[in-house]
Molecule: transfer RNA
Organism: Rhodospirillales bacterium
């Protein structure tokens, strides 16, 4: 360099253009002599700039990173 796929909670995955959800974690309670287990329950996020659009995580243009082919 060219071509292909990715980025979303502290990790790990979901999400017809229309409330951004789940499990672990982490914290608070409860249970238990205590801890672990187990129950309840709060916290946390959409890579960055812009444009479409009544509305974008999703389209669309740049651009940073990761990763696979190719030379």
């Nucleotide at each position: 360099u060219g071509g292909g796929g990715g980025a979303u909670a502290g990790u790990u995955u979901a999400a017809c253009g229309g409330u951004a959800g789940a499990a672990c974690u982490a914290c608070c309670g409860g249970c238990u002599c205590u801890g672990g287990a187990c129950c309840g329950g709060u916290c946390a996020a959409u890579c960055c700039u812009g444009g479409u659009u009544c509305g974008a995580a999703u389209c669309c243009a740049g651009g940073u990173c990761c990763c696979c082919c190719a030379g």